This record gives sequence, structure tokens and C1' cells, in this order.
RNA sequence: CUGCGGAAGAGACUGGCUCGUUUCGCUCGCACCUCGAUCGAGACAGGCCGGCGCCGAAGGAGCAACCGCCCCGGAACCUCUCAGGCAGAAGGACCGCAG
Repeated sequence: CUGCGGAAGAGACUGGCUCGUUUCGCUCGCACCUCGAUCGAGACAGGCCGGCGCCGAAGGAGCAACCGCCCCGGAACCUCUCAGGCAGAAGGACCGCAG
């Protein structure tokens, strides 16, 4: 470095917009049941933008024990949260096995 496996934390928060599925209602079309269309209301899921709260183990930055080839440099799981993340998925420091 590669492959496989394990791997935490924190709002499925909230407002708006958009789109789809589904339920109900009004009206209309159809000879009727049904079915279809417009409109309105509710529920669920996805996407985008914003607001507040939070996490820390991609990355980044800061201090520094310590280490070194000691002019100088390397340095954390500590700290900060720019980035990233806060249902699931993905990602994931680090650990184990194999090459």
C1' cells in the first nucleotide's frame, strides 16, 4: 500500500420550496359500477435552501509530553470544529488476518 472483517459519537430537530406515492372530500367527463382529470386537506419518502442545537475517529489546524540525523524537524485518541458528520446506507481514526 492492497483485500477481507470489526469499528463509536451526536436532532429521523425545525421553516419554506419542489417532486412522487397513498387516503379522504368537492366538481366535472364516461350510459352505470368503475375509471380518469382539476382543486383542497392529511400522511409518508426523496431533493434543494435557511435557522437553532450537537458530535468528533476522514481530512485540516493548534498546543505539547516525547523522539530524532538536534541549525532544525517529526509528533496524539489532547484541543478547535474550517471541512465532515448527527434514522438507515455510505464514510470512518484505530484493531485483527492475509499478501
The RNA shown here (Glycine riboswitch aptamer) has 99 nucleotides and comes from a soil metagenome. The model forms 90% of the base pairs in the Rfam consensus. The sequence is in RNAcentral, with records from MGnify.